Background: Transfer RNA from alpha proteobacterium U9-1i, 84 nucleotides, folded computationally. Taxonomically the source falls in Alphaproteobacteria (Bacteria, Pseudomonadati, Pseudomonadota). The sequence is in RNAcentral, with records from ENA. It matches the Rfam family "tRNA". It is annotated as a transfer RNA. The coordinates come from a structure-prediction model, not an experiment, and the mean pLDDT is 82.
[in-house]
């Protein structure tokens, strides 16, 4: 210097066909069981704005294509891997 993968909540990791982003586990709070814990059920779990009801945003960062990007196009940043 060239090629190739990849980056999504706190943490793994799905959504690949462009159509509700976060299934599903893990940790976490908060209730039941318990003398009391563990184990187990059962509820919740990005961020903000709001009394609430609901609203905004949010997939490494910037543009673009489309009615509509995680997803396709360009550039860019990190990480892993191959070649000179």
């Nucleotide at each position: 210097g060239c090629c190739c993968c990849a980056g999504u909540g706190g943490c793994g990791g799905a959504a690949u066909c462009g159509g509700u982003a976060g299934a599903c586990g893990c940790a976490g709070c908060a209730g039941a069981c318990u003398c009391a814990a563990a184990a187990u059920c059962u509820g919740c779990c990005g961020u903000u704005c709001g009394c609430a009801a609901g609203g905004a945003c949010g997939u490494g960062c910037c543009c673009g294509u489309u009615c509509g990007a995680g997803u396709c196009g360009g550039g860019c940043c990190u990480g892993g891997g191959g070649c000179a």